[in-house]
RNA sequence: AGAGUUUGAUCCUGGCUCAGAUUGAACGCUGGCGGCAUGCUUAACACAUGCAAGUCGAACGGAAACGAUAAGAGCUUGCUCUUAGGCGUCGAGUGGCGGACGGGUGAGUAACGCGUGGGAACAUGCCUGUUAGUUGGGGACAACCUGUGGAAACGCAGGCUAAUACCGAAUAGGCCCAGCUCUGAUAAAGAGCGGUGUAAAGGUGGCCACUCCAUGGAAGCUAUCGCUAAUAGAUUGGCCCGCGUUGGAUUAGCUAGUUGGUAAGGUAAAGGCUUACCAAGGCGACGAUCCAUAGCUGGUUUGAGAGGAUGAUCAGCCACACUGGGACUGAGACACGGCCCAGACUCCUACGGGAGGCAGCAGUGGGGAAUAUUGGACAAUGGGGGCAACCCUGAUCCAGCAAUGCCGCGUGUGUGAAGAAGGCCUGAGGGUUGUAAAGCACUUUCAAUCGUGAAGAAGGGUGUGUAGUUAAUAACUGCAUACAUUGACGUUAACGAUAGAAGAAGCACCGGCUAACUCUGUGCCAGCAGCCGCGGUAAUACAGAGGGUGCAAGCGUUAAUCGGAAUUACUGGGCGUAAAGCGCGCGUAGGUGGUUUGAUAAGUUAGAUGUGAAAGCCCCGGGCUUAACCUGGGAGGGUCAUCUAAAACUGUCAGACUAGAGUAUGGUAGAGGGUAGUGGAAUUUCUAGUGUAGCGGUGAAAUGCGUAGAUAUUAGAAGGAACACCAGUGGCGAAGGCGACUGCCUGGACUGAUACUGACACUGAGGUGCGAAAGCGUGGGUAGCGAACAGGAUUAGAUACCCUGGUAGUCCACGCUGUAAACGAUGACAACUAGACGUUGGGUUCCUUAGAGGACUUAGUGUCGAAGCUAACGCGUUAAGUUGUCCGCCUGGGGAGUACGGUCGCAAGAUUAAAACUCAAAGGAAUUGACGGGGGCCCGCACAAGCGGUGGAGCAUGUGGUUUAAUUCGAUGCAACGCGAAGAACCUUACCAUCCCUUGACAUCCAGAGAAUCAGCAAGAGAUUGAUGAGUGCCUUCGGGAACUCUGAGACAGGUGCUGCAUGGCUGUCGUCAGCUCGUGUCGUGAGAUGUUGGGUUAAGUCCCGCAACGAGCGCAACCCCUAUCUUUAGUUACCAUCAUUUAGUUGGGGACUCUAAAGAUACUGCUCCGGUUAACGGGGAGGAAGGUGGGGAUGACGUCAAGUCCUCAUGGCCUUUAUGUCCAGGGCUACACACGUGCUACAAUGGGCUGUACAAAGGGUCGCGAACCCGCGAGGGUGAGCCAAUCCCAUAAAGCAGUUCUAAGUUCGGAUUGGAGUCUGCAACUCGACUCCAUGAAGCUGGAAUCGCUAGUAAUCGUGGAUCAGCAUGCCACGGUGAAUACGUUCCCGGGCCUUGUACACACCGCCCGUCACACCAUGAGAGUUGGUUGUACCAGAAGUUGUUGGACUAACCUGUAAGGGAAGUAGGCACCUAAGGUAUGGCUGAUGAUUGGGGUGAAGUCGUAACAAGGUA
Repeated sequence: AGAGUUUGAUCCUGGCUCAGAUUGAACGCUGGCGGCAUGCUUAACACAUGCAAGUCGAACGGAAACGAUAAGAGCUUGCUCUUAGGCGUCGAGUGGCGGACGGGUGAGUAACGCGUGGGAACAUGCCUGUUAGUUGGGGACAACCUGUGGAAACGCAGGCUAAUACCGAAUAGGCCCAGCUCUGAUAAAGAGCGGUGUAAAGGUGGCCACUCCAUGGAAGCUAUCGCUAAUAGAUUGGCCCGCGUUGGAUUAGCUAGUUGGUAAGGUAAAGGCUUACCAAGGCGACGAUCCAUAGCUGGUUUGAGAGGAUGAUCAGCCACACUGGGACUGAGACACGGCCCAGACUCCUACGGGAGGCAGCAGUGGGGAAUAUUGGACAAUGGGGGCAACCCUGAUCCAGCAAUGCCGCGUGUGUGAAGAAGGCCUGAGGGUUGUAAAGCACUUUCAAUCGUGAAGAAGGGUGUGUAGUUAAUAACUGCAUACAUUGACGUUAACGAUAGAAGAAGCACCGGCUAACUCUGUGCCAGCAGCCGCGGUAAUACAGAGGGUGCAAGCGUUAAUCGGAAUUACUGGGCGUAAAGCGCGCGUAGGUGGUUUGAUAAGUUAGAUGUGAAAGCCCCGGGCUUAACCUGGGAGGGUCAUCUAAAACUGUCAGACUAGAGUAUGGUAGAGGGUAGUGGAAUUUCUAGUGUAGCGGUGAAAUGCGUAGAUAUUAGAAGGAACACCAGUGGCGAAGGCGACUGCCUGGACUGAUACUGACACUGAGGUGCGAAAGCGUGGGUAGCGAACAGGAUUAGAUACCCUGGUAGUCCACGCUGUAAACGAUGACAACUAGACGUUGGGUUCCUUAGAGGACUUAGUGUCGAAGCUAACGCGUUAAGUUGUCCGCCUGGGGAGUACGGUCGCAAGAUUAAAACUCAAAGGAAUUGACGGGGGCCCGCACAAGCGGUGGAGCAUGUGGUUUAAUUCGAUGCAACGCGAAGAACCUUACCAUCCCUUGACAUCCAGAGAAUCAGCAAGAGAUUGAUGAGUGCCUUCGGGAACUCUGAGACAGGUGCUGCAUGGCUGUCGUCAGCUCGUGUCGUGAGAUGUUGGGUUAAGUCCCGCAACGAGCGCAACCCCUAUCUUUAGUUACCAUCAUUUAGUUGGGGACUCUAAAGAUACUGCUCCGGUUAACGGGGAGGAAGGUGGGGAUGACGUCAAGUCCUCAUGGCCUUUAUGUCCAGGGCUACACACGUGCUACAAUGGGCUGUACAAAGGGUCGCGAACCCGCGAGGGUGAGCCAAUCCCAUAAAGCAGUUCUAAGUUCGGAUUGGAGUCUGCAACUCGACUCCAUGAAGCUGGAAUCGCUAGUAAUCGUGGAUCAGCAUGCCACGGUGAAUACGUUCCCGGGCCUUGUACACACCGCCCGUCACACCAUGAGAGUUGGUUGUACCAGAAGUUGUUGGACUAACCUGUAAGGGAAGUAGGCACCUAAGGUAUGGCUGAUGAUUGGGGUGAAGUCGUAACAAGGUA
């Protein structure tokens, strides 16, 4: 630091996903040790049990328990009992201090709660300093005793008693309170006068000089600990303020003690904190109120940072303690282990009544994915009490459990190639696991066993010495010293010894991202998956294995946070077309603001001081063997506070200016707006005339109108709406929008010259106004047009497109609506940055024939274009360039501009505006193709023009279907169907039923035997089996070898079995169409483009010209073959003009001709005229056998169709192996209701029959062709010459020609079918051959829709030959004979080529894709309602309790009084205010649920249509 994923590919936009770090984690697999940390995130759910706050006898009265001592008693002589507060001590009680700390939790709280920085009107136990005191009295209440109630908890009554408990009094230079006086300024402060309020007389230790009792004690003295008052400090706490501190506006108004004042009360203290009166304020768009959520911070985590998320452990603050309320005590609480009341829950109960609060430490249940021991010790640190020793302390220190995390260590080290065995793979050679193991040589960390053994301990006690204090050698305190001691952890850490490699490795992954690959199994199954996506028989993606990669006592998965994400953009994004500019103005708040001078110092900049706790992070050191960890020092951290300084910029104040803005004045253009009037053309209707049969409408029709007179035409009238030409990317307006003419009213713009004001400006959240069409309301109007509707057509349907009608509406007036692709899809304003060419309105100027024109300038409006920008397209002084100010808006697609709520509206609806759920895309621009019922150009028997067919009949043949034991298999639009098959009776043959064989019918290897081979016989359908005979071969170095046959064992053979979608090869097709590409260069971010496009031309990407292209390759053409003309050479088997000869080129002869077969020539737009760009080329002509490729053939570019073929052959994989192989005989491939393709023969007179007669070419032939002759009506037979072929044979060519007959009919046409008789081939013609003769004589009289071939020696017609082949040809291939018609032309059908255009297609139109309906599932809205939560208002009722009040009852201290009593003060009670839970009524908000219902989303190949994408067939 990036990567994957939208596409055929590209660039961009944009989301989703991944790689990193982290965690109080959980789960899966695995697990050796240690150190340091951490451990209920959920139910602030309920809690059994134990412990967590006591202590002081040096405050007190005392003595229940224990112990010691003493005395006594009993006896089993070492136990029991009794007595003694005399001693150590001490239960319960009075009293003091502490239970407000420490520990837990995060429910509540959006708040002065917290953080930070300030402030004034306060309190502060214990602690420290200072000053002054500590005098003298009184009355009670517990405990205890007696009685009594209750189940218990707990009381009640009477009596006795102490204090550092309680209460008066005295004292007071101090404190407090109010008043007065003075100083001062009326304040603050100070001084003086008067009033009020205090003690423990205490405890302990010591002493006896003085007083009293007389060892000694008391008073007293002294030391110490206490106590009181005051003051100062320290610490801690309370209060106030500035700033910061989550989301929601689908929460916009909130507030009556509310805001302020005066007075009083209250508090430790300011204050509406409370009350009375007065005023009507206070808060809020800089977000009040309400709702939801949440303890805050230091920090933690992530990040480069800015930020984001978070608030476990540790530390600071706050809040809470079963829920709610309340106060008491106290220095401090409205109190976790205190009290009272109410409520819920649990427990006890004798039913009357009581008890309780783990969010302390352990622990239990429950909840949950999930979180530990009912441990040890006060040894250390700290806390409470105490003079102290000590006691208490689940704070704390330790241990236990857990890989929960971080850190460290180990599981060995070296050597070791026969590269062992085994595993896996293999191309069978080998490779890999792998120096890995084994083996050999070493080491012993950790763990195990045994032993040694620190530090954490400081103190305290006792003794002695010394110093201080004191009257004191007591006591106390400090110091020194000696002695005996204090450790939970702990079997500590560490060290030493012993033995032995001994006890110690797993987890995930291996398609890309992302490091790491093979085999087997499976076969869209099972499964995987973070995203893209794998799996349908060769899966590096599933599962297993081998191997590898990564981390490692852990590894993966899941969850969560940040990052990557510049994907909320402050740093650091955007808005023409990707999401995104409000439809347009005016304008409030706000934001921003021209030039200049001075002042100020709010912002700004600099410095200083204070603070920003500790811990943490960072830096430098130190301590544990290292590290984690611990520890010392430093640095750093704020939008903080205060002070000082500077004055450029911004702000503020004061003054000035004119360049922004505006005003006055003169002109100009204009469909700018409003209103009133006027006009002509046209449509329609009406009236009247003329006139007659149609009009109208369409692709074609029909509905409709018309003989009751239409349409057409003439004249007149009525009425409404709109304003032709002018008219123009012309004008005006903010936008919507505005178009005949005239008048009136009115807004803005531009322009000239001067004068004036002096920043008056820009933008603009809310607000307000305008705002097309349609629509709504009321009232008019209505000619034309025209939703709805009706009818006619079209159509499979046609609720449409087309036609005939036609209502709302369109028009006017007044209101409403407030939206449009309201678009330049481009907010407003200002400045700057090349130009060129138009056009509209002004102004200046020049030359001019009054025109017109040129130049300059300004305001608009257009086209092109530089720089620049942009993803590209494009924009480009009218910016989408470079900048500034302000506003609006966007953040993946769908759901959805929808639901709910609010606002507006008469309604329609508008505006504001989500979520659940779902997908991995959706999208923009451009590229290459393909396609279009887009366009242009061109070609082809493509159409047209012609000729002849097919489709109808019969037959042949192939296919489908059906049938069958089998009817073997393949080919299936063109491009399967007389195709593979150039020939199925057996064979072929692959199929079927049957009989056999199993190393096999065939190949190689091994062993043994035998020549091979031949012949007949027997059984059997045959394969096969049995016995018999004949026969002894070739080579030889004499060992044997080669070929062949038989037998045996196993390796193997065999397969026309499957997969042509695993393949090679071959073939078809587009198409003999003219195309398909490359190198370099150039252009483009890129896919790509250019070249190959353009203008001509050609059969042709053929050639020419032009051109950012220049060249090249595969194709085209040519080179090859046949044919057409000629020449030369050569003449046998071919030929014969001349000469001879003959029945006959038969023979002699000839080499002229034909012909044969070799080599050549010829044709190239070469010549000429015209056209064309002096081109390519085209048209005509001459010559020539042939003329523009002369005719034909062979030749098939890059590629397409997963086209065809595994049954020609080859071949991977799979399957089979006494069978899917092999052999045999028989059957089948030949079936037959039917359908289709390709053919033959016909339907007749251009013909049939008969007689005679003429002319080919090209082939084939020895297992052959077979002459002549003879026989047969004939097929053919007999015999057999000749020929291995220019020699002989097949072999008479036929149509034609000449003659004759038939005479229009199912025929003298046609020949199917059938009967009979034969011939030939062959082992064999039954299934199932061909041919011949006689007889029979079917359909058929020219063929519907539709469809095929052919452009010249062609179609048509006529015969001939060949391959295959024993035989079998209407098929196929080839050959010649006779021999036409037509082509105007390219509109249309089909196919193709090039250019261009559109595209939502790319599996490429056989594409893509929309909506209803049906089914399943999911979330959600509405819904009669139902049921919870929360909150407001009004009222009822009101516990405990404070305060106030009352003074009826009662009362020890003080006062008064002799007493009784009274006073003061108080106790319980009563009353009043406030008030929690509770109740009633009525609202708001919110959750769950609800018959039914609405749309939405997702689903496999459902149904109906075809709306969109091409002109998508109606843009």

The prediction has a mean pLDDT of 84. Predicted 3D model of a 1515-nucleotide RNA (small-subunit ribosomal RNA) from an uncultured sediment bacterium. It matches the Rfam family "Bacterial small subunit ribosomal RNA".